Model confidence (mean pLDDT): 78 of 100. A computed fold for a 282-nucleotide RNA from Candidatus Aquidulcis sp., annotated as Bacterial large signal recognition particle RNA. Its Rfam family is "Bacterial large signal recognition particle RNA". Rfam describes the family as follows. The signal recognition particle (SRP) is a universally conserved ribonucleoprotein involved in the co-translational targeting of proteins to membranes. It is annotated as a non-coding RNA gene. The organism belongs to Candidatus Aquidulcis, within Bacteria.

């Protein structure tokens, strides 16, 4: 070397997550097979299943560094099992940069109201005289006073007392021999109390009265005159400048998702080196 039969080990691998750790179901990543098509016969596309069967398993299952179990099949020491590299699908942490919602802010840009100053533009006033600066009256206050309303009284006028007011007393009464005398009701005249009315006139009082008058006061804010002065006055729009309150689109700041790039990892899939028995027989 070469048969044979056999054991070790294999019958899919990662990742994330869960877990004190570890495998496995479950996700996701890869893709062994198979199917079809095309092939230059190496292979290369495609869509679908997803790695030997049975049970178990996310409100989880099974195990402990030999870290899935039970049971049964198949390959079987090398294409096929171990080990290291190398490539890299894709996953993981971090980071940047950009995006998109979101939750806050209010420094800053912006903008919206407000107030404040300035006076560039505009408007308005101003040589028929601005500003200033004198001196007067007003509007404010106090006394007096004039008027005017008001109300009270007076004054007028009118009525007004069965008796207890008056005058004149009819009638009737009383005294009287008479002559007369006398007190006297009603009518009738007038008065008192007091009613009513007019309010021209006088007198007291009062006031949300006044284009009043008179004296004082006060005051510089308004309005209006005189003088002096000689060119500004104003701030209505528009600008600018500060402040105050707001809004948040820029922008700050925090968190989520997403995309690119980037450092560490982990790593299918594919490739490369190297490693691993036992009997018998020839």
């Nucleotide at each position: 070397u070469c048969g044979u039969g056999c054991u070790a080990g294999a019958u899919g691998g990662g990742g994330a997550a869960c877990u004190a750790g570890c495998g496995g179901u479950g996700c996701c990543c890869u893709g062994a097979a198979a199917c079809a098509u095309c092939u230059u016969c190496g292979g290369a596309u495609g869509a679908u299943u997803g790695a030997c069967u049975c049970g178990c398993a996310a409100c989880c299952c099974g195990c402990u560094a030999c870290a899935g179990c039970g049971a049964g099949g198949u390959c079987g020491a090398a294409u096929c099992c171990c080990u290291u590299c190398u490539c890299g699908a894709g996953g993981g942490c971090c980071g940047u940069a950009c995006g998109u919602g979101u939750c806050g802010g209010g420094a800053c840009u912006g903008u919206g109201c407000g107030a404040u100053u300035c006076a560039a533009g505009u408007g308005g006033c101003g040589a028929u005289g601005a500003a200033g600066g004198u001196u007067g009256g007003g509007u404010c206050c106090g006394a007096c006073g004039c008027g005017g309303c008001g109300c009270a009284a007076g004054c007028c006028g009118a009525c007004a007392a069965a008796c207890c007011c008056c005058g004149c007393c009819a009638g009737g009464g009383u005294c009287g021999g008479a002559a007369g005398a006398c007190a006297g009701c009603a009518a009738c005249g007038g008065u008192a109390c007091g009613u009513c009315g007019u309010c021209a006139c006088u007198u007291g009082c009062g006031g949300g009265c006044g284009c009043c008058g008179u004296c004082g006061g006060g005051g510089c804010a308004c309005c209006u005159g005189g003088c002096u002065g000689g060119a500004g006055c104003u701030g209505g729009c528009u600008g600018a400048a500060u402040c105050g309150c707001g809004c948040a689109a820029g922008c700050c700041g925090g968190g989520a998702c997403g995309u690119c790039c980037g450092u560490c990892u982990c790593g299918a899939c594919a490739g490369a080196a190297g490693g691993u028995g036992c009997a018998c027989g020839a």